[in-house]
Overview
SAM riboswitch aptamer (S box leader) from Spirosoma fluviale, 107 nucleotides, folded computationally. Model confidence (mean pLDDT): 83 of 100. NCBI's taxonomy places the organism under Bacteria, Pseudomonadati, Cytophagia, Cytophagales, Spirosoma. Rfam family: SAM riboswitch aptamer (S box leader). Rfam's curators write: The SAM riboswitch is found upstream of a number of genes which code for proteins involved in methionine or cysteine biosynthesis in Gram-positive bacteria.
RNA sequence: CGCUUAUCAAGAAAGACGGAGGGAUUGGACCCUGCGAUGUCUUAGCAACCGGUGCGAAAGCUUGUCCGGUGCUACUUUCCACCACGGAUUCCGUGGAUAGAUAAGAA
Numbered sequence: 001c002g003c004u005u006a007u008c009a010a011g012a013a014a015g016a017c018g019g020a021g022g023g024a025u026u027g028g029a030c031c032c033u034g035c036g037a038u039g040u041c042u043u044a045g046c047a048a049c050c051g052g053u054g055c056g057a058a059a060g061c062u063u064g065u066c067c068g069g070u071g072c073u074a075c076u077u078u079c080c081a082c083c084a085c086g087g088a089u090u091c092c093g094u095g096g097a098u099a100g101a102u103a104a105g106a107a
Base pairs, nucleotide, nucleotide: 003105004104005103006102007101008100013043014042015041016040017039021032022031023030026081027080028079029078044073045072046071049069050068051067052065053064054061055060077099082096083095084094085093086092087091
């Protein structure tokens, strides 16, 4: 990198470094950004996918705990694009697909 399965409307920021674009990709929209973004590191936090582990015979415990492995901490995966359906003066809504992210797994 490719494959399989699950989830993606909730949640959670300070400091240091750094110095220009950034929000995955293409186009459009909308935003963030020298009042220093994106990124990296530290600390803190959120969450509960996997492992561990507590109570219980079990179901389960407002699906415990948060010890370990990840992940995440602007905007719904920021929104739209393709298809179907519904409504409507070229727009709105719902569902799905594709793509992407994360986890676990198989080869």